[in-house]
Overview
The part of an RNA shown here (large-subunit ribosomal RNA, domain IV) has 355 nucleotides and comes from a Myxococcales bacterium.
Context: one part of a larger RNA
RNA sequence: CCCUGGUUAAGGAACUCGGCAAAUUGACACCGUAACUUCGGGAGAAGGUGUGCCGCUGGCGGUGAGAGGCUUCGCGCCUCGAGCUGUCGACGGUCGCAGUGAAACGGGAGUUGUGACUGUUUACUAAAAACACAGGACUCUGCGAAGUCGAAAAGACGACGUAUAGGGUCUGAUGCCUGCCCGGUGCUGGAAGGUUAAGGGGAUAUGUCAGGGGCAACCCGAAGCAUUGAACCGAAGCCCCAGUAAACGGCGGCCGUAACUAUAACGGUCCUAAGGUAGCGAAAUUCCUUGUCGGGUAAGUUCCGACCUGCACGAAUGGCAUAACAACAUCUCCACUGUCUCGACCAGGGACUCA
Numbered sequence: 001c002c003c004u005g006g007u008u009a010a011g012g013a014a015c016u017c018g019g020c021a022a023a024u025u026g027a028c029a030c031c032g033u034a035a036c037u038u039c040g041g042g043a044g045a046a047g048g049u050g051u052g053c054c055g056c057u058g059g060c061g062g063u064g065a066g067a068g069g070c071u072u073c074g075c076g077c078c079u080c081g082a083g084c085u086g087u088c089g090a091c092g093g094u095c096g097c098a099g100u101g102a103a104a105c106g107g108g109a110g111u112u113g114u115g116a117c118u119g120u121u122u123a124c125u126a127a128a129a130a131c132a133c134a135g136g137a138c139u140c141u142g143c144g145a146a147g148u149c150g151a152a153a154a155g156a157c158g159a160c161g162u163a164u165a166g167g168g169u170c171u172g173a174u175g176c177c178u179g180c181c182c183g184g185u186g187c188u189g190g191a192a193g194g195u196u197a198a199g200g201g202g203a204u205a206u207g208u209c210a211g212g213g214g215c216a217a218c219c220c221g222a223a224g225c226a227u228u229g230a231a232c233c234g235a236a237g238c239c240c241c242a243g244u245a246a247a248c249g250g251c252g253g254c255c256g257u258a259a260c261u262a263u264a265a266c267g268g269u270c271c272u273a274a275g276g277u278a279g280c281g282a283a284a285u286u287c288c289u290u291g292u293c294g295g296g297u298a299a300g301u302u303c304c305g306a307c308c309u310g311c312a313c314g315a316a317u318g319g320c321a322u323a324a325c326a327a328c329a330u331c332u333c334c335a336c337u338g339u340c341u342c343g344a345c346c347a348g349g350g351a352c353u354c355a
Stems, first nucleotide, its partner, number of pairs: 001350008010341002014339001019336001027051005036041001038173001052094004057089007066080005095099001107334004112329002114326002119131002135171007147157003174321004179251003184248002186244005193239003199233002205227004211220003252270005279313001280310001291307005
């Protein structure tokens, strides 16, 4: 010097990113207990008091030696009751600094955020506000169900279930609610018209060729056989027409105006499918920003309450509240302390020296 423990004057978080760590509290009994609340809770809230031993004594139980009475003589009935014992007290005394004398054995309160809750998770850096959840909604599925596994199989799960059932997706207790937009994308429905594959259809054209023409070179060329293949007919889909947002998603700009100023209930104009409603708001979201005001502090980039100028909240990618709960996150206070001022000492084990 390091590690693990123990003690520490005065102060008591001045330490530090942060009370991290440590300390405090602690058992049992009694008294007492706030806001808020879903009336269950909150709650062991908080905050107090008592606790050893000795003597004496009381209440209520257990057991019942022994004794008495009655008797239908029964292993019957009734009464008193010592001793031992369980438990709850009263009073008196007594010792120590200290009586749950050691050990085991909650520190507490307030505020806000988030998630309702108990649960689950990154086996070996993350336990959380992430996942799940009960509840809500949409959607598919009529049974050889949809969906899933499987070589477009058989077969199986679904299910020995049958729409109060089963599958998928989103949201996430509860309370109050969930606004506007169907133009785009998706889904559902529609079928008049347009487009349109294979296929049908075969016009046309070409080759060959009997034959014909020509002195010849060569030219024309029916039927047939080949090749070519135009109109026209041809579903779904797409175009098209509707519906649908707890489907994917979206939810404006500029200018002017009131008898101080400021602001604009009001007006004008452009664009859009429609221009953000309720509620909330410098927020786990606010860049400017340590916004401004108020509170708390001697002093507060954090915190709480407001304001609204929302860079860039907003309604099941849910909005706003919310008791209870949380090894969650923020801030404050009380108690407590070697965290610190600022160190010191002790014990054990290392390091170190020697063998």